[in-house]
RNA sequence: UCCCUCGUAGCUCAAGGGCAGAGCGGCCGACUGUUAAUCGGCUGAUCUUGGUUCGAGUCCAGGCGGGGGAG
Numbered sequence: 001u002c003c004c005u006c007g008u009a010g011c012u013c014a015a016g017g018g019c020a021g022a023g024c025g026g027c028c029g030a031c032u033g034u035u036a037a038u039c040g041g042c043u044g045a046u047c048u049u050g051g052u053u054c055g056a057g058u059c060c061a062g063g064c065g066g067g068g069g070a071g
Stems, first nucleotide, its partner, number of pairs: 001070007010024004018054001025043006047063005
């Protein structure tokens, strides 16, 4: 320098172009003599800049960062 791949919540991962979800965690509550377990609710995210589209996490281009490969 070039090619491939990944980037979504505090963590691990989902999401055929049409309201961004789950588990764990955190907070509040219920239950219990107390704790634990269990149950209910809440919390919080699309790496960045443009483009396409009525509509982008998803498609296209540049950049940034992680991983792999070529030279």
The RNA shown here (transfer RNA) has 71 nucleotides and comes from Micromonospora tulbaghiae. Taxonomically the source falls in Micromonospora (Bacteria, Actinomycetes, Micromonosporales, Micromonosporaceae). Model confidence (mean pLDDT): 82 of 100. RNAcentral records the identical sequence in 2 taxa. Rfam family: tRNA. Rfam links the family to the GO term triplet codon-amino acid adaptor activity.